[in-house]
C1' cells in the first nucleotide's frame, strides 16, 4: 500500500467482501517450564458460614489473680504487671465494592467566593478560679419463649450543669483611617448585650478552652466542552422577578407571605431513547472513529422508597426510624436480618478463581507508648485469559537404508531426515548450601522460595490451521450436483490442485484455529477530503423572514488573527534519555506535549464604530417592440341542427367490411334560420412571460422588459431554511352552457381469445361563473447571483455614423446553430443564451438494489380522490446501475450489392407399380452408427456361409493373435481313419538345422504366471478426417495515429470488378491468409517422334493399311505459340474500367476441374484408424452350427419403369468416348428358341478381346383402345455362379398379365454443348446395380425484369435492457 466480484470485453460509479491491529473474551482441538499482569461484561438476582473497625486503665468507678503487710479469719491496705463488661473519648463519614439511576454545574477544563466550613496536624500569643446535682456498671426485685425491658437502692469522671475574674469571642451602634472590578470589606477605639475551659500519668510528659495564621479536607458559584430522534415544536405556577421575613456554614424562589407577569425556545425549549464522567484505551498517516475492563480522579449507590438524629465531617454499605417485598427465628404474644467488603453458595449465562497464608513490609484507627485491630495491603492457590522469556537438543553421518505416497516405470519424493557415532545438560527431577527485601534493637507469610553447586541421563516435553482466486504451499484416491465446502467469487452432474481421505508443502507454535465485538483500509458522511445533465441527487416558479455572504477611500479600537511571557495541563499512561531483576514482559528515575485563563506588543486583512464616495442597486424623463395579464364588447370560415327548394338510390365506412343513415325522400346541392367551441393563411429555426403558459379583430385597465440622455439617492445588495403566492391536464362542489370532439358505455369488425388497437353510435367531462385540488418526463430530466474566458455565420427589438433610403459599419438587450481553449476528474457531450469552463457566495438534494416514494401506525392538508413528510423489519439480493466499444439480431428505419433466390422456361418429385434408404411395428436377433438445411441408393465401391459386430444352441481357456520364463518332444507342415450339425475331440502314417555334446536355433505340446483380446462406453477427454456456411469474399497482422480503455483507423468513402478485382481519395504506410494466377482436362496452330492412320503419293494385293515404303495429314504424348483491353472508335477524372468494332480457332475470369481464408455448429466419426480414462476377464474374449441384418397393418425420403403414336414393336443399316482384360477378356466355329454350354484361336494388350453402341435414319405394321401401351404379381421349365442359392442371387424361355390414362396441397434440379434424352465403360465383386462413378452420341426453351416481394449471403448506417447472442430477454396470472 491494496485486492477480489456487476460486462463475452471496456472505462465509470456504487454497494458487498478479504488481507492488519485490538480483546476483562467464549468455543474447538492440543499442551512442557518460568515471570510479570488479568479473571461476573449476563441477575444492582438470592445468600448458609466464618472473616472485614476497633482502640484507649495516661479520663472513670471497678474487676480476678500475683506479692508484701495487717487481721475480729468475713476480710483490709499497699504494690508491679493486666482486664471482661460499663461510664467516657477518639475512630466509626477512611479504606473496600458496585454502575443501578444521572443528559445533570453529574464530570472535564478555566475562572470566581468580599457568599463558606475544615476533627485531628503545624506556628503563635493568652488562658484555665470556685462550686453543684445526676447517672450506668453494681446489688435487689420483677415480666419476657427470646430480642429485650420495667421498679427501687447507691456511685466515679477529662459525662452533666451553675457562678466570677479580667484577657479572649460573638451581636448591636458609633467615630477614624486603608483598600477593592462591585455588593462592599479590612484594622482602631468607645457603648451596650451576650457566651465561656478538664483534667490525668506525674522527673516529664499527655491533654483542656480562645483567638489569629498555616496546612489538608471540603460546599457554592459561572464561561466553555463532550450522544440520538423535530415522526417530540411549542414548555411552564414556585413556573420568571421584587419587597419582606424563614432557613443555612454559606448564596439563592432553598422555604414561606405580599406583589408583578413574567420566564424558556428553531444557536432547539419540552418530551422520548441512550448513558456514570474523565486521565486514559484500541486503532489510524492524520483528522477521526469507537471504547470507558485492570490503575488513578470526581460523581452516585448501599434490598426498594423516605425521614432525620448524632457529629468538624453523613442523610450515613458492616449506625437508628419509618413504609414496601423478600428470607428466618418464635411458645403465635412478639422478634431478628441485608455480601454492589474478602473467601464461599445457588441461579442467570458462551463465560470469569481459594470458605488459602501473614500483619514481616506499605498504608490507616485507637493509644504517651509497649501494643491492638485491619480479607486494605502483602503474599500463595486455580485458569495458556493476556503479554514476555525458555525448552523439547548440537554436530556428523548415503546404500541417499526400510516403509509410506507418487510414477512415463527409468525413477522422484518424504531425506540428514532416521539408524548409528560423537557432544552437550538450559529446563523439568535428586541432592547441598542459601538471601535481599528490616532504614536503631526485635519481629519474615512469601519460603528451604529465588539465587549458587553437585549428580544421572537424549534421557520427561508438538501441535494447530491452510495448499482455487484473493493468498504462501499440489499430487493420489474415493465421491459422482451425493456427501458436503464456502468470508468474497463460487466448487460438487465420473478423470475435482475448491468436498472426504492419504503423501507432500505453506504459515504459526505451546499454542493454532473459529465467533463475537471495534478501528483499520471506508475519499464508503468527504473539516482534512465527495458529489447532484444522462450513474443515487436542482424544491415545478416566484415574492420574502430569520440566517449567512457582501463595492470603494479615510480615521478608530474591544475581539478575531499573529508572536512573546506567565498560570494551569495531577500522578500513572503515551514519546524520548536514563537506570533496576542474566534478557524481554515488567519496574524505576528524569524530561517533553493538546487544550483552557491572565499579561505585554503587533503591519496588512476580517468583524465593528464614525465619516465620505459612486461604479453595484434603485428613482425620475423621452421613446419602442410583444400570442404578458384581466374585463367587456365584435367578425368570418367550418360544423351541427332545424325550415323550404332541386333532386334519386344510395350514402357512410374500411385493409376490406358490417353495425349505421336512407323511398316517412337520406347522401349531394341551393336560399333561410338557430347554436356553441376554436380561431385557417401571416406563423417563423419567430415573440413575450418567473414558471404553468399565451393566437381572429377592437376598446377599457394593467404588470414586465429593452434602449436614449441627463438628473438624483447613496451599498439601500444576492441568497434565502420556515412562510406566502402563483402553479398545465385530469378530478371534485354548486351554477349554468353543450356544435364538434369524447374516458364509460353499447353495437359492428380483427382475433384462438379482443373486456384493445379499426369503425357506428354515445354519457360524464372539454366550454362559462365562484370555490377547491397542488400534481407532471411541471425537462435544458441543468437553482438563485456577480465577474471573467477565442472565434464564425444567422435571424428578433432598440439606439448612433454615413445622406432621413438601398447597403454597409459601431453598439446594447433578447434568441437558436457550429466550434477553440478549458472542463467533463467515465464517456455522451457542454462551450460567454442562463456554461456541465475560471472563480466568490447562499440554498435544496444524494450516500447500494428490492421492499418504497409505499400497505401500516403518527403528524399536518382535502369535501372526496388523494397529495406532503416518511421509516423498519425482511431479502433463496451481489449487485441495480452510467457511458462507450465490438458482435449478434430485428415480423425497425435509411442506402447499395450479389446468387436457379423469384420471374420466365424446360424436365420432374408429390399420385401407380418396382426397386432402396429410414421411421415405426415386430422379433430370440431383426448389431451399429447418421437426424432440418449439412440424417434417409449415407458408412454399404456388393449381407445366401463369410462378411457380422446381433440371436439361439454346442465348445475353449495363456486364449485366433504379440513378448517373457521353465519342461517335454523333435518337429511344423502335409495326409488317412473315427465322431460331431459343425468347430472341439481321438487314432495312424510321414517327417529338421548346427555342435565345442553340455547344449543352442526353430517349431509344437504341457504347466504355471506375467499378459494377450474387446466393434465394451464416453466424439462432452481428444488426434486424424470429414460436412456446412461458402468459391461467399471475406479474415487478420505489424508500424504509426486516435482514444484512460474495450477498442478504432487501415477494412470507411467516390468509382468499377466475378472478386477486399482495380482506379482515385483519403493518418495512415506495409504486410499475411483468402480472391486471381501459377498445375490439369478441353478449343487452334507450330514442332519433335512414329508396329494406330493414308493410296494423300509410289508400287504389290488373296483386296482387309493386308505388305512394301512413308510420315504429309488424323491421332497419339512431350515440347512449344497463341489473348495482353495490345489495336481503332465512343463514354469516363485525362485514372481503373465499361460499350461497339478490327484482326483471331478463341476474346475482355474463352468452357471445366483440382484448390475451400479467420472462423461457426461441443456438427458427424471412440465401428477405418489412432488415442486418455473407466469397465468385463472359464466371459463384454475367441471358435462353430444354425438363424438374423432380406421381418411388415403402416409413414416418409430418393430412384427405376410406365401410363403411350415426338410412341411400341418387325426388319435391314450408320457414327463414338471412356475404360477394362491372365484364377482374366475370350475372337471364330458348333449346338441350344435363349440364358448358356463345347471346342479352342488371339491377347499382359493403340496390335486380340470384352464389342452391339444407342437415340437416330429407312421400310413395314399398330390406329387411340388398358391398347400389339404398361409391365408388376404368379405358375411351370430352364441356365450360370458358388461346398451350399429354403429363409435369401442374378439370368433365360413359354404362360399369367396387376395398378396405372399426367397425379391435392405442397415441392425439387437446371442459364448452353446446359436441362431433357439416348446407350456405353468401369470400381466392388465367385455371383448379384434401377445405386454410384465415369464416357460419349442427339440436343432445346427462357432470363421480361427488376429492387416490389419470397429463401440465402454480403458492406455501410441507425436501434437494442440480447453477449450459452430473438430458438434471446423477460413482465403478469395460475398450478
Nucleotide at each position: 500500500a491494496g485486492a477480489g466480484u456487476u460486462u463475452g470485453a471496456u472505462c465509470c460509479u456504487g454497494g458487498c467482501u478479504c488481507a492488519g491491529g485490538a480483546u476483562g473474551a467464549a468455543c474447538g482441538c492440543u499442551g512442557g517450564c518460568g515471570g510479570c499482569g488479568c479473571g461476573c461484561c449476563u441477575a444492582a438476582c438470592a445468600c448458609a458460614u466464618g472473616c472485614a473497625a476497633g482502640u484507649c486503665g495516661a479520663a472513670c468507678g471497678g474487676c480476678a489473680c500475683c506479692c508484701a503487710c495487717c487481721c475480729u479469719c468475713g476480710g483490709g491496705u499497699g504494690g508491679a504487671g493486666g482486664c471482661g463488661a460499663g461510664u467516657g473519648g477518639c475512630g466509626a463519614a477512611c479504606g473496600g465494592c458496585u454502575g443501578a439511576g444521572u443528559a445533570a454545574c453529574a464530570c472535564g477544563u478555566g475562572a470566581c467566593c468580599a457568599a463558606c466550613c475544615u476533627g485531628c496536624c503545624c506556628c503563635a500569643c493568652g488562658c484555665a478560679c470556685c462550686g453543684g446535682g445526676a447517672u450506668a456498671g453494681c446489688c435487689g426485685g420483677g415480666g419476657g419463649a427470646a430480642a429485650c425491658c420495667c421498679c427501687g437502692g447507691g456511685u466515679a469522671a477529662u459525662a452533666c450543669c451553675g457562678g466570677a475574674c479580667g484577657u479572649c469571642c460573638c451581636c448591636g451602634g458609633g467615630a477614624c483611617g486603608g483598600c477593592g472590578c462591585a455588593u462592599g470589606c479590612c484594622g482602631u477605639c468607645c457603648c451596650g448585650g451576650g457566651g465561656g475551659a478538664a483534667g490525668c500519668c506525674c522527673a516529664g510528659g499527655c491533654g483542656g478552652c480562645g483567638u489569629g495564621g498555616g496546612a489538608u479536607g471540603g460546599g457554592g458559584u459561572c464561561g466553555c466542552g463532550g450522544c440520538c430522534c423535530a415522526u417530540c415544536a411549542g414548555g411552564u405556577a414556585g413556573a420568571c422577578g421584587g419587597c419582606g421575613g424563614g432557613g443555612u456554614a454559606a448564596c439563592g424562589g432553598c422555604c414561606c407571605a405580599c406583589c408583578g407577569u413574567g420566564c424558556c425556545u428553531a444557536c432547539a425549549a419540552c418530551g422520548g431513547g441512550u448513558a456514570g464522567c474523565c486521565g486514559g484505551g484500541u486503532u489510524g498517516a492524520g483528522a477521526g472513529a469507537c471504547c470507558g475492563a485492570c490503575c488513578g480522579g470526581c460523581c452516585a449507590g448501599a434490598u426498594u422508597g423516605g425521614g432525620a438524629c448524632u457529629g468538624a465531617g453523613a442523610c450515613a454499605c458492616g449506625g437508628c426510624c419509618c413504609a414496601g417485598a423478600c428470607u428466618c427465628c418464635u411458645a403465635c404474644g412478639g422478634g431478628a436480618g441485608g455480601c454492589a467488603g474478602c473467601a464461599g453458595u445457588g441461579g442467570g449465562g458462551a463465560a470469569u478463581c481459594u470458605u488459602g497464608c501473614g500483619c514481616a513490609a506499605u498504608g490507616g484507627g485507637g493509644g504517651c507508648a509497649a501494643c491492638c485491630c485491619u480479607g486494605a495491603c502483602g503474599c500463595a492457590g486455580c485458569g495458556a485469559c493476556g503479554c514476555c522469556g525458555c525448552g523439547u537438543g548440537c554436530g556428523g553421518g548415503a546404500c541417499g537404508a526400510a516403509g509410506g505416497c507418487c510414477u512415463u516405470c527409468g525413477g522422484g519424493u518424504c531425506g540428514u531426515a532416521a539408524a548409528c557415532c560423537g557432544c552437550u545438560u538450559u529446563c523439568a527431577g535428586c541432592a547441598g548450601g542459601g538471601a535481599c527485601g528490616a532504614g536503631a534493637a526485635g519481629a519474615g507469610a512469601c519460603g528451604g522460595u529465588a539465587c549458587c553447586u553437585g549428580c544421572a541421563g537424549a534421557a520427561g516435553a508438538a501441535g494447530c490451521c491452510c495448499c482455487g482466486g484473493c493468498u504462501a504451499a499440489c499430487u493420489a484416491c474415493g465421491u459422482g450436483c451425493c456427501a458436503g465446502c464456502a468470508g468474497c467469487c463460487g466448487c460438487g452432474g465420473u478423470a475435482a490442485u475448491a468436498c472426504g481421505u492419504a503423501g507432500g508443502g505453506g504459515g504459526c507454535g505451546a499454542g493454532c484455529g473459529u465467533u463475537a465485538u471495534c478501528c483499520g483500509g471506508a475519499u464508503u458522511c468527504a473539516u482534512u477530503g465527495g458529489g447532484c445533465g444522462u450513474a443515487a441527487a436542482g424544491c415545478g416558479c416566484g415574492c420574502g423572514u430569520a440566517g449567512g455572504c457582501g463595492g470603494c477611500c479615510g480615521c478608530g479600537u474591544a475581539g478575531g488573527c499573529g508572536g512573546g511571557g506567565g498560570g494551569u495541563c495531577a500522578a500513572a499512561u503515551c514519546c524520548c534519555g536514563g537506570g533496576g531483576c542474566u534478557c524481554a514482559a515488567c519496574c524505576c528515575c528524569g524530561g517533553u506535549c493538546c487544550g483552557c485563563c491572565c499579561c505585554c506588543c503587533g503591519a496588512a486583512c476580517c468583524c465593528c464604530g464614525c465619516g465620505g464616495c459612486u461604479c453595484g442597486g434603485g428613482u425620475c424623463c423621452g421613446g419602442u417592440a410583444g400570442g404578458g395579464g384581466a374585463g367587456g364588447g365584435u367578425g368570418g370560415a367550418a360544423c351541427a341542427c332545424c325550415c323550404g327548394g332541386u333532386g334519386u338510390a344510395g350514402c357512410g365506412g374500411u385493409g376490406g367490411a358490417a353495425u349505421g343513415c336512407g323511398c316517412a325522400g337520406a347522401u349531394a346541392u341551393c336560399g333561410g334560420g338557430u347554436g356553441g367551441a376554436a380561431c385557417a393563411c401571416c406563423g417563423g429555426u419567430g415573440g413575450c412571460g418567473a414558471a404553468g403558459g399565451c393566437g381572429g379583430c377592437c376598446c377599457u385597465c394593467u404588470g414586465g422588459g429593452c434602449c436614449g440622455a441627463g438628473a438624483c439617492c447613496g451599498a439601500c445588495g444576492c441568497u434565502g431554511a420556515g412562510g406566502c403566492g402563483c402553479g398545465a391536464a385530469a378530478g371534485c362542489u354548486g351554477g349554468g352552457g353543450g356544435a364538434g370532439c369524447g374516458a364509460a358505455c353499447a353495437g359492428g369488425a380483427u382475433u384462438a381469445g379482443a373486456u384493445a388497437c379499426c369503425c357506428u353510435g354515445g354519457u360524464a367531462g372539454u366550454c362559462c361563473c365562484a370555490g377547491c385540488c397542488g400534481u407532471a418526463a411541471a425537462c435544458g430530466a441543468u437553482g438563485g447571483a456577480c465577474g471573467c474566458u477565442a472565434g464564425g455565420g444567422g435571424g428578433g427589438g432598440g439606439g448612433g455614423g454615413g445622406a432621413c433610403g438601398a447597403u454597409c459599419c459601431c453598439u446594447c438587450c433578447g434568441u437558436g446553430c457550429c466550434g477553440c481553449a478549458g472542463c467533463a476528474c467515465a464517456a455522451c457531450g457542454c462551450a460567454a443564451u442562463a456554461a456541465a469552463g475560471c472563480g466568490u457566495c447562499c440554498c435544496a438534494c444524494c450516500u447500494g438494489g428490492g421492499g418504497a416514494g409505499a400497505a401500516c401506525g403518527g403528524g399536518g392538508c382535502g369535501c372526496a380522490a388523494g397529495g406532503c413528510u416518511a421509516a423498519a423489519a425482511c431479502u433463496c439480493c451481489a449487485a441495480a446501475g452510467g457511458a462507450a466499444a465490438u458482435g449478434a439480431c430485428g415480423g425497425g428505419g435509411g442506402c447499395c450489392c450479389c446468387g436457379c433466390a423469384c420471374a420466365a422456361g424446360c424436365a420432374g418429385c408429390g399420385g401407380a407399380g418396382c426397386a432402396u434408404g429410414u421411421g415405426g411395428c415386430u422379433u430370440a436377433a431383426u448389431u451399429c452408427g447418421a437426424a432440418g438445411c449439412a440424417a434417409c441408393g449415407c458408412g454399404a465401391a456388393g449381407a445366401a456361409c463369410c462378411u457380422u459386430a446381433c440371436c439361439a444352441a454346442g465348445u475353449c481357456u495363456u486364449g485366433a493373435c504379440a513378448u517373457c520364463u521353465g519342461c517335454c518332444u523333435g518337429a511344423c507342415c502335409g495326409u488317412u481313419c473315427c465322431u460331431u450339425a459343425a468347430c472341439c475331440g481321438g487314432a495312424g502314417c510321414u517327417u529338421u538345422c548346427c555342435u565345442u555334446c553340455g547344449g543352442g536355433a526353430c517349431a509344437g505340446g504341457c504347466a504355471a504366471g506375467a499378459c494377450a483380446g474387446g466393434u465394451g462406453g464416453u466424439g462432452c477427454a481428444u488426434g486424424g478426417u470429414u460436412g456446412u456456411c461458402g468459391u461467399c469474399a471475406g479474415c487478420u497482422c505489424g508500424u504509426g495515429u486516435c482514444g484512460u480503455g474495450a477498442g478504432a483507423u487501415g477494412u470507411u468513402g467516390g468509382g468499377u470488378u466475378a472478386a477486399g478485382u482495380c482506379c482515385c481519395g483519403c493518418a495512415a504506410c506495409g504486410a499475411g491468409c483468402g480472391c486471381a494466377a501459377c498445375c490439369c482436362c478441353u478449343a487452334u496452330c507450330c514442332u519433335u517422334a512414329g508396329u494406330a492412320g493414308c493410296c494423300a503419293g509410289c508400287a504389290g494385293u488373296c483386296c482387309g493399311g493386308c505388305u512394301g515404303g512413308g510420315c504429309a495429314c488424323u491421332c497419339u504424348a512431350g515440347g512449344g505459340a497463341g489473348a495482353c483491353u495490345g489495336c481503332c472508335g465512343g463514354g469516363g477524372a485525362u485514372a481503373a474500367c465499361c460499350c461497339g468494332g478490327a484482326g483471331g480457332a478463341a476474346g475482355g475470369c474463352g468452357g471445366g476441374g483440382a484448390c475451400g481464408a479467420c472462423g461457426u455448429c461441443a456438427a458427424a466419426u471412440c465401428a477405418u484408424c489412432a488415442u486418455g480414462c473407466c469397465c468385463c476377464u472359464u466371459a463384454u474374449g475367441c471358435c462353430c452350427u444354425g438363424g438374423g441384418c432380406u421381418a411388415c397393418a403402416c409413414a416418409c425420403g430418393u430412384g427405376c419403369u410406365a401410363c403411350a403414336a415426338u410412341g411400341g414393336c418387325g426388319u435391314a443399316a450408320a457414327c463414338a468416348a471412356a475404360g477394362g482384360g491372365a484364377a482374366g477378356c475370350g475372337a471364330a466355329g458348333c449346338g441350344g428358341u435363349g440364358a448358356c454350354g463345347c471346342u479352342u484361336a488371339g491377347c499382359a494388350a493403340a496390335u486380340c478381346u470384352c464389342a452391339a453402341a444407342a437415340a437416330u435414319a429407312a421400310c413395314g405394321u399398330c390406329c387411340c383402345a388398358g391398347u400389339u401401351c404398361g409391365g408388376a404379381c404368379u405358375g411351370c421349365a430352364g441356365u450360370c455362379u458358388g461346398c451350399a442359392a429354403c429363409u435369401c442371387g442374378a439370368c433365360u424361355g413359354c404362360a399369367c398379365g396387376a395398378a396405372g390414362c399426367u397425379g391435392g396441397a405442397a415441392u425439387c434440379g437446371c442459364u448452353a454443348g446446359u436441362a431433357a434424352u439416348c446407350g456405353c465403360g468401369g470400381a466392388u465383386c465367385a455371383g448379384c446395380a434401377u445405386g454410384c462413378c465415369g464416357c460419349g452420341g442427339u440436343g432445346a426453351a427462357u432470363a421480361c425484369g427488376a429492387a416490389a416481394g419470397c429463401c440465402g449471403g454480403g458492406u455501410c448506417u441507425u436501434g437494442c435492457a440480447c453477449a450459452c447472442a430473438c430458438c434471446g430477454c423477460c413482465c403478469g396470472u395460475c398450478a
Molecule: small-subunit ribosomal RNA
Organism: uncultured bacterium